[in-house]
This is a predicted structure of a 389-nucleotide RNA (Bacterial RNase P class A) from an Alphaproteobacteria bacterium. Lineage of the source: Bacteria > Pseudomonadati > Pseudomonadota > Alphaproteobacteria. The gene name in the source record is rnpB. Its Rfam family is "Bacterial RNase P class A". The family's RNA type in Rfam is ribozyme. About the family: Ribonuclease P (RNase P) is a ubiquitous endoribonuclease, found in archaea, bacteria and eukarya as well as chloroplasts and mitochondria.
RNA sequence: CUAGAUGGUUGGGUGGCUGCGUGAAUGCGUGCGUUUGCGAGGAAAGUCCGAGCUCCAUGAAACGCAAUGGCGGGUAAUCCCCGCCGAGAGUGAUCUCAGGGAAAGUGCCACAGAAAAUAAACUACCUUCUAUGCAUUGCAUAGAAGGAAAAGGUGAAAAGGUGCGGUAAGAGCGCACCGCGCUUCUGGUAACAGAAGUGGCAGGGUAAACCCCAUUGGGAGCAAGACCAAAUAGGCAUAAUCAUAACCGUAAGGUUAUCGAUGCGUUUCACAUCGUGUGUUAUGCGGGUAGGUUGCUAGAGCAUGUCAGUAAUGCCAUGCCAAGAGGAAUAGUCGCCUCCGUACUUUCGGGUAUGUAGACAGAACUCGGCUUAUAGACCGUCUAGCUUA
Numbered sequence: 001c002u003a004g005a006u007g008g009u010u011g012g013g014u015g016g017c018u019g020c021g022u023g024a025a026u027g028c029g030u031g032c033g034u035u036u037g038c039g040a041g042g043a044a045a046g047u048c049c050g051a052g053c054u055c056c057a058u059g060a061a062a063c064g065c066a067a068u069g070g071c072g073g074g075u076a077a078u079c080c081c082c083g084c085c086g087a088g089a090g091u092g093a094u095c096u097c098a099g100g101g102a103a104a105g106u107g108c109c110a111c112a113g114a115a116a117a118u119a120a121a122c123u124a125c126c127u128u129c130u131a132u133g134c135a136u137u138g139c140a141u142a143g144a145a146g147g148a149a150a151a152g153g154u155g156a157a158a159a160g161g162u163g164c165g166g167u168a169a170g171a172g173c174g175c176a177c178c179g180c181g182c183u184u185c186u187g188g189u190a191a192c193a194g195a196a197g198u199g200g201c202a203g204g205g206u207a208a209a210c211c212c213c214a215u216u217g218g219g220a221g222c223a224a225g226a227c228c229a230a231a232u233a234g235g236c237a238u239a240a241u242c243a244u245a246a247c248c249g250u251a252a253g254g255u256u257a258u259c260g261a262u263g264c265g266u267u268u269c270a271c272a273u274c275g276u277g278u279g280u281u282a283u284g285c286g287g288g289u290a291g292g293u294u295g296c297u298a299g300a301g302c303a304u305g306u307c308a309g310u311a312a313u314g315c316c317a318u319g320c321c322a323a324g325a326g327g328a329a330u331a332g333u334c335g336c337c338u339c340c341g342u343a344c345u346u347u348c349g350g351g352u353a354u355g356u357a358g359a360c361a362g363a364a365c366u367c368g369g370c371u372u373a374u375a376g377a378c379c380g381u382c383u384a385g386c387u388u389a
Base pairs, nucleotide, nucleotide: 001385002384003383004382005381006380007379008378009377010376012337013336014335015334016333017332018331020039021038022037023036024035025034026033027032028031041360045371046370048369049368050367051366052365053221054220055219056218058270059269060268061267062266063265065217066216067215068214069213070084071083072082073081074080085099086097087096088095089094100212101211105210106209107206108205109204122152123151125147126146127145128144129143130142131141132140133139134138160178161177162176163175164174165173179201180199181198182197183196184195185194186193187192225294226293227292228291235285236284237283238282239281240280241279242277243258244257245256246255247254248253259275260274261273262272263271301320302319303318304317305316307314308313338357339358340355341354342353343352344351345350
């Protein structure tokens, strides 16, 4: 200098005028002034996750259903983040992984191919017999029987791979090395790695197929909820339940046990409530209201720094308070500075003019992530190549 990988910051500043929303203080004629602070993002988007918070649900266990899936750590928690292990891609920096189990079982593997598992023989191989031709021994062709899966072909994948021996031809048939299974030892918290021994060895893939294993899990959600006001029909229909025994009491009534119903997946156990009252439970139909206030922004908060840690992150110290609308405000305009683009010009330093600040894009209870979109400007670390000293 070029190419690449990866991490981060920013994505206008400033002053005036006018306009809008809101917090605090204050004044008064209670909705209007005065002063003052603040007013849309790095993703506010997606709604893919996790929670805070609110309401409903009685608790426990088992099952069901759902979610997650290497190991360890972080966090309020997670499918997130960090580190490590393994597999794959890359010269490398790095990147990707829906990463437990195929020796529990079931299913699937198109086409091609003989055959995709109860394996089997397309072209070739070997042995024996028969026939024909040539021919000294024998060779060739055709057929039949037997052997074999080593050569070739098909395919993503064909009874583990390479080499040597052996055989009629062959085969883990035997041996060596590799692969695979099992056992032991060493290192590591662990995933895992290495070493030694042993066994001819369960043919492959697929679980993002069913399934098995481990772990976790109530439901609904700010349109959750709370309060005030108002209004209607505390309406109609169907079904079920309407109990039993004992004791106390003059009685009304009460207590206990059993039975039945209800208690937001099912079952069991326990517990609670109700069981003659214009009742209760379940299902269905129909009607009214949907106005106001609140929830609504001081937080698992932010910034800086020491310490601990490989890191994520955590403790501590100091400082700060940064929208709260309610059909929806957060804006317009002018001047100056700065970035970028375009055109012209240049004495190559720059100058002039111009562009809605120019990309993606707008809070709606809040927070932590992930994913997606993103013009331009800037900074750091690392890798490869070339060149120079």